Notes
SAM riboswitch aptamer (S box leader) from Sporosarcina psychrophila, 111 nucleotides, folded computationally. It matches the Rfam family "SAM riboswitch aptamer (S box leader)". Rfam's curators write: The SAM riboswitch is found upstream of a number of genes which code for proteins involved in methionine or cysteine biosynthesis in Gram-positive bacteria. Lineage of the source: Bacteria > Bacillati > Caryophanales > Caryophanaceae > Sporosarcina. The sequence is in RNAcentral, with records from Ribocentre. Its mean pLDDT, the model's own confidence on a scale to 100, is 84.
RNA sequence: CUCUUAUGAAGAGCGGUGGAGGGGCUGGCCCUAUGAAACCCGGCAACCAUUCAACAAUCAUGUUGAUAAGGUGCUAAUUCCUGCAAAGCACUAUGCUUUGGAAAAUGAGAG
Numbered sequence: 001c002u003c004u005u006a007u008g009a010a011g012a013g014c015g016g017u018g019g020a021g022g023g024g025c026u027g028g029c030c031c032u033a034u035g036a037a038a039c040c041c042g043g044c045a046a047c048c049a050u051u052c053a054a055c056a057a058u059c060a061u062g063u064u065g066a067u068a069a070g071g072u073g074c075u076a077a078u079u080c081c082u083g084c085a086a087a088g089c090a091c092u093a094u095g096c097u098u099u100g101g102a103a104a105a106u107g108a109g110a111g
Base pairs, nucleotide, nucleotide: 001111002110003109004108005107006106007105013041015040016039017038021031022030023029025083027081028080042075043074044073047071048070051066052065053064054063055062056061079103084100085099086098087097088096089095
């Protein structure tokens, strides 16, 4: 980097360093010197792994619950909204709602 698959309306500091940017992209709309990014510490969660329990199974193993010392991840706003399609509503124009998709993100597996 590519492919497969799962997930997303919940949760997480009034700490330190740092100094101007950030929220992937488009169009919006936001955050930011009452201090951005990044790093450290803290925290959240429970995808993988661990450990324990119950149940199922001849075994292999599976399901559920708990755990959180390991590997990641996350820690403004629904994945901030939106971009394509369908349905419904409204209709002068503009638009509104719902569902699906795309894309991106993260985990796990494969190349």